Predicted 3D model of a 105-nucleotide RNA (SAM riboswitch aptamer (S box leader)). The prediction has a mean pLDDT of 80. The model forms 97% of the base pairs in the Rfam consensus.
[in-house]
RNA sequence: CGCUUAUAGAGAAAGGCAGAGGGACUAGACCCGCUGAAGCCUUAGCAACCUGACACUUGGUCAAGGUGCUACAUUCUACUCGUCUUCUGUCGGGAAAGAUAAGCU
Numbered sequence: 001c002g003c004u005u006a007u008a009g010a011g012a013a014a015g016g017c018a019g020a021g022g023g024a025c026u027a028g029a030c031c032c033g034c035u036g037a038a039g040c041c042u043u044a045g046c047a048a049c050c051u052g053a054c055a056c057u058u059g060g061u062c063a064a065g066g067u068g069c070u071a072c073a074u075u076c077u078a079c080u081c082g083u084c085u086u087c088u089g090u091c092g093g094g095a096a097a098g099a100u101a102a103g104c105u
Base pairs, nucleotide, nucleotide: 002104003103004102005101006100007099013043014042015041016040017039021032022031023030026078027077028076029075044070045069046068049066050065051063052062053061054060074097079094080093081092082091084089
């Protein structure tokens, strides 16, 4: 890098360096940002996929070692199906793509 499976409801930030971008990519919209973006470091925290202990018919409980995460939201639209429609659009589902974990190559 690729493949498979699972999940996406919720949760959790301060400081230092830095200095203009950021919310995955393309386009549009929307939003955040010099009252300091990205990135890096420190400390703290969240969660519980793997892990450990306990219990067990099942659901589980506790811990936090390996990851991950700590604006809002997989932000919306794009492809497809359906509802309604004043034919502009609205609402709902799915797919695709991306994210994280575990396993495999």